A computed fold for a 72-nucleotide RNA from Camelus ferus, annotated as transfer RNA.
């Protein structure tokens, strides 16, 4: 200089055109002398940014940011 991927909760990942979840971790109660495991229950997200199109976008599509990959 181009090619291909990635970006969604504090972390690690899923998801799919029609209200966005799971583990863990944090918090609160139960449990214990306590601690630790277990149980329960809540709170956490402008789905990287900006546009288009559609009635609707996290999802299609265009441009850009960071990253990693392979080609020069």
């Nucleotide at each position: 200089g181009g090619u291909g991927g990635u970006a969604u909760a504090g972390c690690u990942c899923a998801g799919u055109g029609g209200u966005a979840g799971a583990g863990u971790g944090c918090a609160u109660g139960c449990c214990u002398a306590g601690c630790a495991u277990g149980c329960a229950c809540a709170a956490g997200a402008u789905c990287c940014u900006g546009g288009g199109g559609u009635c609707g976008a996290u999802u299609c599509c265009c441009a850009g940011u960071a990253c990693c990959u392979c080609c020069a």